[in-house]
RNA sequence: UGAGUUGGCCAGGUGGCCGCGGCGUGGCUCGACCACGUCGAGGAAGGUCGGGGCUCCAAAGGGCAGGGUGCUGGCGUGAGCCAGGACGGGGUGACCUGUCGGACAGGGCAGCAGAGAGCAGACCGCCGAUGGCGGGCCGAGAGGUCCGCACAGGCAAGGGUGAAACGGUGCGGUAAGAGCGCACCAGCGUCGGGGGCGACCCCGGCGGCUGGCAACCCCCACCCGGAGCAAGGCCAAGCGUGGGACGACCGGCCCGGUCGAUGUCCCCAGGUAGGCCGCACAGAUGGAUGGCCACCCGUCACCCCGAGAGGGGCGGCGACAGAACCCCGCCUAUCGGCCGACUCACCGU
Numbered sequence: 001u002g003a004g005u006u007g008g009c010c011a012g013g014u015g016g017c018c019g020c021g022g023c024g025u026g027g028c029u030c031g032a033c034c035a036c037g038u039c040g041a042g043g044a045a046g047g048u049c050g051g052g053g054c055u056c057c058a059a060a061g062g063g064c065a066g067g068g069u070g071c072u073g074g075c076g077u078g079a080g081c082c083a084g085g086a087c088g089g090g091g092u093g094a095c096c097u098g099u100c101g102g103a104c105a106g107g108g109c110a111g112c113a114g115a116g117a118g119c120a121g122a123c124c125g126c127c128g129a130u131g132g133c134g135g136g137c138c139g140a141g142a143g144g145u146c147c148g149c150a151c152a153g154g155c156a157a158g159g160g161u162g163a164a165a166c167g168g169u170g171c172g173g174u175a176a177g178a179g180c181g182c183a184c185c186a187g188c189g190u191c192g193g194g195g196g197c198g199a200c201c202c203c204g205g206c207g208g209c210u211g212g213c214a215a216c217c218c219c220c221a222c223c224c225g226g227a228g229c230a231a232g233g234c235c236a237a238g239c240g241u242g243g244g245a246c247g248a249c250c251g252g253c254c255c256g257g258u259c260g261a262u263g264u265c266c267c268c269a270g271g272u273a274g275g276c277c278g279c280a281c282a283g284a285u286g287g288a289u290g291g292c293c294a295c296c297c298g299u300c301a302c303c304c305c306g307a308g309a310g311g312g313g314c315g316g317c318g319a320c321a322g323a324a325c326c327c328c329g330c331c332u333a334u335c336g337g338c339c340g341a342c343u344c345a346c347c348g349u
Base pairs, nucleotide, nucleotide: 001345002344003343004342005341006340007339008338009337010336012296013295014294015293016292017291018290020040021039022038023037024036025035026034027033028031042320046331047330049329050328051327052326053325054228055227056226057225066224067223068222069221070220071084072083073082074081075080085100086099087098088097089096090095101219102218106217107216108213109212123159124158125155126154127153130152131151132149133148134147135146136145137144138143167185168184169183170182171181172180186210187209188207189206190205191204192203193202194201195200232277233276234275235274238272241269242268243267244266245264246263247259248258249257250256297318298317299316300315302313303312304311305310
């Protein structure tokens, strides 16, 4: 200098004019008027995906069913965040990224291909020591020995199938082979030592012990009631509704009952329209927070000047988006720029 990684921050600025909403003060010609003052979007206000507050409903306690979560430590009411661990994937690198209890509690699953898919299997292949069959030689015989066959039988090294074939490499061993034996390597289990709060890591010994899926059921641990500000609370017309009083009857009177009228300048009740609260140092009411101009800033294109560095002119652009009960998270969108740390490449000293 260029290209990147990562963490944090900003989200054009100033002035003028016009305009909008809330609140306060003042004014008068009292109008949803005017003036002044003051306050007026975000890092995501977005998606409405989690959690909490708040409100109403439900609810003894415990269990079943159903659902969710699942490595460790810390923080947090919680969702989640930070740091770390193990096993993978990407990048030369800084770094980015996926997964996470249990597979000796039990059941279950694995299409196609393939001989065989879980205490497996033999298609090609290898062997045929042993037994069998055939033959040669030796022997008086019993039998011995050699060759052949591949019938019994043995094997799983190699080939082949598959995502996966019951650890890998080598030596020994054998008829051929095989953890059958041994050495080393990987894993598992176990014992011991060391480090770490812990997940876990390191070292050594011993045991030939050696496939996967739990997002299939299941087992273990922990957690989980529902609906949402159109929640919900208060006030409350007009018309209508219900009740009372006034009328008649029963009756000496009260209480009470029955009946009638559908009447009243009367009283009461619940509900509706509507209003207020819930509701905020923006705020709501179908929803204010804006527009224009000038200058400056950043950037891009074109033109002019200049050897160049650069200067000037003109024009464009300055994102994503916009509260609606509040808060905390997560996810998604986002022009451009600033700061810190780090990586790679090249150049110079």
A computed fold for a 349-nucleotide RNA from an Acidimicrobiales bacterium, annotated as Bacterial RNase P class A. The coordinates come from a structure-prediction model, not an experiment, and the mean pLDDT is 80. Its Rfam family is "Bacterial RNase P class A". Rfam classes the family as a ribozyme.